[in-house]
Context: one part of a larger RNA
Order: sequence, then structure tokens, then C1' cells
RNA sequence: UGUACAAAGGAUGCCUUGGCAGGGAUAGCGGAUGAAGGCCGUGAUAAGCUGCGAAAAGCCCGGAUGAGGAGCAAAUAUCCUGUGAUUCCGGGAUUGCCGAAUGGGGAAACCUGAUACUGCGAUAAGCAGUAUCAUUUCUGGAUAGUAAUCUAUCCAGAAAGCGUAACCCGGGGAACUGAAACAUCUUAGUACCCGGAGGAAAAGAAACCAAAAUGGGAUUCCCUUAGUAGUGGCGAGCGAACGGGGAAAAGCCUAAACCAUAUGUAUGGAAAAGCGUGUACGCGUUGUACAUAUGGGGUUGCAGGAGAUGCUCUGAAAAAGGUACACCUUUUUCGGAGAGUUAUAAACUAUCAAGAUAGGAGAAGUGGUUGGAAUGCCACACCAUAGAAGGUGAAAGUCCUGUAUCUUAAAUCUUGAUAGCUCUCUGGAGCAUCUUCCUAAGUACCAUGGGGCACGUGAAACCCUGUGGGAAACCGGGGCGACCACGCUCCAAGGCUAAAUACUCAUCCCUGACCGAUAGUGCACGAGUACCGUGAGGGAAAGGUGAAAAGAACCCCGGAAGGGGAGUGAAAUAGAACCUGAAAUUGUACACCU
Repeated sequence: UGUACAAAGGAUGCCUUGGCAGGGAUAGCGGAUGAAGGCCGUGAUAAGCUGCGAAAAGCCCGGAUGAGGAGCAAAUAUCCUGUGAUUCCGGGAUUGCCGAAUGGGGAAACCUGAUACUGCGAUAAGCAGUAUCAUUUCUGGAUAGUAAUCUAUCCAGAAAGCGUAACCCGGGGAACUGAAACAUCUUAGUACCCGGAGGAAAAGAAACCAAAAUGGGAUUCCCUUAGUAGUGGCGAGCGAACGGGGAAAAGCCUAAACCAUAUGUAUGGAAAAGCGUGUACGCGUUGUACAUAUGGGGUUGCAGGAGAUGCUCUGAAAAAGGUACACCUUUUUCGGAGAGUUAUAAACUAUCAAGAUAGGAGAAGUGGUUGGAAUGCCACACCAUAGAAGGUGAAAGUCCUGUAUCUUAAAUCUUGAUAGCUCUCUGGAGCAUCUUCCUAAGUACCAUGGGGCACGUGAAACCCUGUGGGAAACCGGGGCGACCACGCUCCAAGGCUAAAUACUCAUCCCUGACCGAUAGUGCACGAGUACCGUGAGGGAAAGGUGAAAAGAACCCCGGAAGGGGAGUGAAAUAGAACCUGAAAUUGUACACCU
């Protein structure tokens, strides 16, 4: 060095319990009735995981199922079970201690009180048990003080606190980086921090947009317009809108004028302005003004509304407005009409339907042959609204679980429809005239300092805002990218609003020219574990006997480990350090070379 046989090692092949990505549905919140998350317990034997909570791998009720069962997980013991266990689903009970943690404290899972009651004890000392006792805000009440609508104390009630993957809104807000350096700029209003909410959030019914037109008509999202117009140490870069096409469509309520009622303050005085109008009588702390509250009224730009006057249309009855008559006004009832719980007010109940949370029915194959084993091969059959898939000793439509299809709920939940129910109108609506009143103020706007708009101060409109000034009232006001005129258009300074849109911690179903154990999640295994770190934090490795344990009785060597027989098995070079078993590396035998 070669060949052969071994050892060591764990690549490769095959496999998949686990992952990854996506689609469609569902759900989109839990929590002082104590959550999320933990600590400690809990089993006949019990270290870990799982379950559960001193009623502790469980208790009760209802439903489903039907012969075994006492979890992963063996074994022994002891039990349960057709008087229905175990298992699955629904409802309920229990639910230690910590934790928002809330009687006080505290180095979380511990320590220690007050009040009331109960038990033991001797009617004691004491011990044990049960219940209540945190803070803040709001509402109501009481007391006291005060200029007060304010403050303090007490009582009662309600809410909040904390957690939660992403999505959303708001308040703050970087740097590395790019500009081939760097300062404006960019990264970027990104990361990150804080606050808040919902199943979505936000936005939203024009002080909008246009452009000479018979203009459009809330918001949101997508495509386009367009990498255009712009902006920019005119560098790097940033980057619209109008318009067009789609998705989805939905519009409403206050404030004010005015009226009524209540309360308070001021004023007025003995018969008057008042008591709806007219006449007569009667009443008169009535009235008038202001403020507050409640109800009516009213909500827009072609201005609208209030008020006054007039006209037109429109069911009935009753009552009231000091008395009588007439008119007028207001209220109620009946009847009629309309609407509604996703906004425009807001709950609930019943019935029905569909669905969710257990289930049930569910077709059709035998023989021969090889083999350890038939699902293979051969022969002849059958079912099919079922030839999806998985399993079964090799490759099964007809063996099992299933699949197509059909069907089911005592209990709880979801959605929808209908009815009850609720609300509105019917004394209101429309027109004309008058031009008396109202139409959101420290607001609009201006100056200045900033910010946002694609727009870096620019010719810089528009929007927001710190500081200072500060209007008008429909003969009014804003906008149309400095500004002015004309023209056009809209009505700010109050509010609500579904859908189309965003996301996936979680549940169910389905799919993959996705991975197959150094891959795929960090984790296919008692994985956020072991281990490392004071800590924040970092963070693994580790799958495969066989169809079935049939897991090797018994004998031999040995202290054991390990091995040799025997036996099991198709196979033991499948023997638990277990499928296959590559390479580096090591050994033995033989041959050859130096």
C1' cells in the first nucleotide's frame, strides 16, 4: 500500500407525532362575583408532565354513548361498572396562598391588626373560625364653615384600577444611515416611550371642489391620473391634487330667537299695566325685568327659522285656560297613518327558522397462489350522490375508522324573521306679505414665534397653535394658492353616524411544484426546559427495536459490566448503546513494497 473481516462513528436513504405559508368561516375581549400569570398542595405506591383545589387526576344535575375502567405510564395491590361505570358535550358546586391585590405591613406566594358574631375553654386567660374594613372619581344625603355652584367630615350607592398578539387614535420622539465628507435635508414622524379605545378604530354630511358648464355633491378604501405638477445645499431625495373608473352607500341631532312652567333676586304699590280675546262680574305677593333649570319650538345658503297678518288643505270626542256666552289656544283619549333597536329615542319577551357546542345511520369480496404476514399476483364477482384520507403483519372502493348523502339536542349560546312592545304624526302642512328678532366670540381676522399641508419662507394661499391685539350680525361672513375687482361657490367658531378598510393572541375546516430532525418554530422529546449571567438578558442538545415485547426462561465464565449457549422472532450484524449504517479513525489476518 492492497485485499478480507471487524471496531468506532452516525452521514445517507426511508419515515413523521412537529413546524411553515396561505385560503374560508368564527370569535374579537377577560377582570373587585378577584383576572392574566404564578407559588404550594392534591394519587395506595408518585420525581416530572397533565388535570384538579383542603369537596383537590376530582363532586352534583342534564344529554350522548354502551362495556369496560381507575391520565401520560408499566407493575402490584385495592376498587368502580347494565341500579349504566369510563369517555364526550351542556349547566352547576367547590375553587388554598400570591398577584390590580384592596384592613396594615412586606424581601410576591409571608407577617400582623380592628369591629361584629360563633365555637372550644371554667361565665377566665387564651385559642380557633366566619363576615366586614384600600384608594380615586361621580351621584345622592347629613353636619359644619364660606363670597361661592366652593371646602371639610360622615353615611349610602355606582364606576374605575390590572391583563391582552397585531390592527387604531392621541401626546412625546431619536440615531446609525443616505447625501459617496457634512451642518439645511434624509433616515422619519420611522424605532422607541406614554395615554386611550374598539371589534374594528379614525374620518364623515361642505364656511367642500371646481371653472364659465343645463357644473359636481358626506366619509373611507382600491385602480388610475403619475414618478406627472411641484418641491429640493434645485444635491441626495421627497412627491401630490383636480379629474376619471370601481367597492360601499345613509343620513341626522343640538345652541339661539319665541312660548310655557318652576325657583331665586330686584322692582312695584292698594287698584292699575295682569288673569288668551270681546262684554259683564270676580281675583290680584298678580305683574314687569334679570338669572338658572325643565319641557315645547327650531336646525339652513335657491338662505333658513322665530314673530305678526292674511289665504288654502286636513278625522272624531272630551277636558282645561277665574265665572257666563262666542271665538281662539292647549292637553288627553279613540280611530287612522308611519317608523324602529347599526346612527337619526330605547329596552325586553314569545314563537318559528338556521347554525354552534356531544352524537347517529351509512353500500359493496370471495377463492387459489408466493410469503412470517396479502392489501401483491391469478380467477371470477360486487358497490358507487361513497374510487377523499388514514389504519390494518407488503401495495385494500368492497377488513377497520371513515367518505358521499341523510339525520339529531335535555342544556347553553349565536344569527335572522314574525309578533308583542316602543316611538312619531294626526291642532299639522303649504303659500304670500311685513323685515321686528335669532342663526355657536376672546371666535374670525391681524402681527409675531412655530408646526402641519408633497410645498425646506418662498410670490405662499389653506389648516393648527404659543404671545399680543381684536370684528361683523344677512345691507353679514368664509373660499376660489400673494393681493385687488368682478363673478362663482359655500355658511366656521356644537355634536352623532352603519357599510366598503386594517389586523389575528385564539377556535374550526381546507390547501401546498413548503420542510422532513444541522431542515422546519428556539422547542416533533418533562423547551423558553437544562445551563450561563448580579441583572436586563442569553439559551441548547436530544426522534426511529419489532407486525406483535413475543424485551431473551434455564445453563456456563465473571465481583460486576460484559459475553458464550439455549429460547423468541421472517430477521437478533433487529438485543434495548436497538431501522439503514457512508467517511475520517483503530485493530486483526494475509500478500506485496522500502
Molecule: large-subunit ribosomal RNA, domain I
Organism: Endomicrobiia bacterium